[in-house]
Small-subunit ribosomal RNA, central domain from uncultured Chytridiomycota, 518 nucleotides, folded computationally.
Its Rfam family is "Eukaryotic small subunit ribosomal RNA". The family is grouped with related families in Rfam's "SSU clan". Rfam 15.1 lists 75,755 matches to the family in 2,556 species.
The full RNA is in RNAcentral, with records from SILVA.
NCBI's taxonomy places the organism under Eukaryota, Opisthokonta, Fungi, chytridiomyceta, Chytridiomycota.
Context: one part of a larger RNA
């Protein structure tokens, strides 16, 4: 690790990106024939052997036909198994030829020497090789230890010793295990690697420039050809010339849509609350009851007007779009996404992700604008009293802009990609169908009805299954226990505190103990 858990018992980062890391489709020689070595096994024979003479098998017997495997070693089937040279040694073929025997006869045997062929075996020398992880077997791996063989330490734990036929003789002190990482060797499935595509690829073959060594030309010495050797570029030529598929992985383009996604402008809505005018009039507010408050200077309450800032009723649903928070009035412009379709394209480009990055409700901080509504403090009334819970004002705040903060019961308290298990109608978005309805033009096209299929928000019923249950189609496929991947937990408290560090103007944020208690 094998092997724990994280919906509610402790637990999944608030959301996405995204680097090292870890992990990642398929496919390229497979499969048949004959053979032959060894074993094992069947059927036989041979020989024992027992016979009651028809036969039987219990043989460590011998045997090679026969039958089934196993386990190796070459061969052919379009099938490099490095490769060149030197010089040894088998063993073959093939020409000629010597000897002996033999024959009508180089006509057959045998045996020798010579040429030639022929990777059969080791031996030198070179030139070359794709490279690992795996695994096989070996060599090497201190004793003591441990497992373990042997020994009557009187038994044992020990010890490495003893034994006996005792002037001596003789046996022991075995063995096993030993993992990483090195050597050495066999095998190539499994997993990477690496090659020919702007061929600057392979192999052959001709001529060509440059170098350069040695041997032979009687013997020094010099040049210069030929041979030899290497580098370099040319040109032909051979050749089955060289690009695996297109993953119910992925990533682009296309087309028709879709949706309360996102920014920017634009627009109506009615409602509160002021003001202005005009009518009424004594109250009006407000509560359980009341007071605070307004009010003949005409509330409050009807009617027209206006302004102001906010919001976006009903339609609003177990719909719908977004990564998550979150998103609902009209029109326009911008640029983005999803899903569906495709006999369009590239070809592994994907998964998840410490570092690191980007969004991130509501408060909250800063500078500005705005301030109807509401309304943390804070005034006043009330309450048997004080802080609340009502009730009358009423600061910041709420709205916005332009910058900070990055946290919630930021919940599906339930990481995220991927594969299979179950029945059922609803829905929303697209595709397709259909002698189906309907407006209409006549058909296209819309709408509607019905089927199918693809992805989506959920839901019902059931329990192969799970589960401490409550419930869960996933929280199933887990002691019959490995699909990839990241996070995070380990009795309450003390404590998300202290103390560093780092981010922040602040307020706080992230990372974060221990004493000691129980």
């Nucleotide at each position: 690790u094998u092997g724990c858990a994280g919906u509610u018992a402790a637990a999944a980062c608030g959301c996405u990106c995204g680097u090292a890391g870890u992990u990642g489709a398929a496919c390229u020689u497979u499969g048949g024939g004959a053979g032959u070595u060894g074993u094992u096994u069947u059927u036989g024979g041979u020989c024992g052997c027992c016979u009651c003479c028809g036969g039987g098998u219990u043989g460590u017997a011998c045997u090679u036909u026969u039958u089934a495997g196993c386990a190796g070693c070459g061969c052919c089937u379009u099938u490099c198994c490095u490769u060149u040279u030197g010089g040894c040694g088998g063993g073959g073929g093939u020409a000629g030829u010597g000897c002996u025997c033999u024959u009508u006869a180089u006509u057959g045997a045998g045996u020798g020497a010579u040429a030639u062929c022929u990777a059969c075996g080791g031996c030198a020398a070179g030139a070359c090789u794709u490279u690992u992880a795996c695994u096989u077997u070996g060599a090497a791996a201190a004793a003591a230890u441990u497992a373990g063989a042997g020994u009557g330490u009187u038994u044992a734990a020990a010890g490495c010793a003893g034994g006996c036929u005792u002037u001596g003789c003789u046996u022991g002190a075995a063995u096993a295990c030993a993992u990483u990482a090195g050597c050495a060797u066999g095998g190539a499935a499994u997993a990477a690697u690496a090659a020919a595509a702007u061929a600057g690829g392979a192999c052959u073959u001709g001529g060509g420039u440059u170098u350069u060594a040695u041997u032979u030309u009687g013997u020094u010495g010099g040049u210069u050809u030929u041979c030899g050797a290497a580098a370099c570029g040319c040109a032909a030529g051979u050749a089955a010339u060289g690009a695996u598929u297109a993953a119910u992985a992925g990533g682009g383009u296309c087309a028709g849509u879709u949706g309360g996604g996102g920014g920017c402008a634009u627009u109506u809505g009615u409602a509160u609350u002021g003001u202005a005018u005009c009518g009424u009039c004594a109250g009006a507010g407000g509560u359980g009851a009341a007071a605070u408050u307004c009010u003949u200077g005409g509330a409050u309450u009807g009617a027209u007007a206006c302004a102001a800032g906010a919001c976006a009723a009903a339609c609003u649903u177990c719909u719908g779009c977004g990564a998550a928070a979150g998103c609902a009035u009209u029109u326009g412009c911008c640029a983005a996404g999803g899903a569906u379709g495709u006999u369009u394209u590239c070809a592994u480009u994907a998964a998840u992700c410490a570092a690191g990055a980007a969004c991130g409700a509501a408060a909250g901080u800063u500078a500005g604008g705005g301030g109807a509504u509401c309304g943390a403090a804070g005034a006043c009334g009330a309450u048997c009293a004080g802080u609340a819970c009502c009730g009358u004002c009423g600061u910041a705040g709420u709205c916005u802009u332009a910058a900070c903060c990055a946290u919630a019961a930021a919940c599906u308290a339930u990481g995220c990609c991927g594969a299979c298990u179950a029945g059922g109608g609803a829905u929303c978005a697209g595709a397709c169908a259909a002698u189906g309805u309907u407006c209409a033009a006549u058909u296209u096209a819309g709408a509607c009805u019905u089927g199918u299929u693809u992805g989506g928000c959920a839901c019902c019923u059931u329990g192969a299954g799970a589960g401490a249950a409550a419930u869960c189609a996933a929280a199933g496929u887990u002691u019959u226990u490995a699909g990839g991947u990241u996070c995070c937990g380990g009795g309450g408290g003390g404590a998300g505190u202290a103390u560093g560090g780092u981010c922040g103007c602040a307020a706080g944020g992230c990372u974060g103990a221990a004493a000691c208690u129980u």